RNA sequence: GGCUGCGUAGCUCAGUGGCAGAGCGAGGCUUUCAUAAGGCCGAGGUCGCAGGUUCAAAUCCUGCCGCAGCCA
Numbered sequence: 001g002g003c004u005g006c007g008u009a010g011c012u013c014a015g016u017g018g019c020a021g022a023g024c025g026a027g028g029c030u031u032u033c034a035u036a037a038g039g040c041c042g043a044g045g046u047c048g049c050a051g052g053u054u055c056a057a058a059u060c061c062u063g064c065c066g067c068a069g070c071c072a
Stems, first nucleotide, its partner, number of pairs: 001071007010024004018055001027041004048064005
């Protein structure tokens, strides 16, 4: 330098055009003499960045950035 894949909550990931989600973690409540476990509750996101297509983009297209792999 070329090609492929990935980038979404603190972490691990789902979501492949139509309201952004799960598990774990953190916080509060409950339970207990107390702790742990259990149950309940809400919070937490410019969906890597910019542009384009579309009535509508996390999702499709282009460029860039980062990570991993393959080729040279």
Molecule: transfer RNA
Organism: Candidatus Wildermuthbacteria bacterium RIFCSPHIGHO2_01_FULL_45_20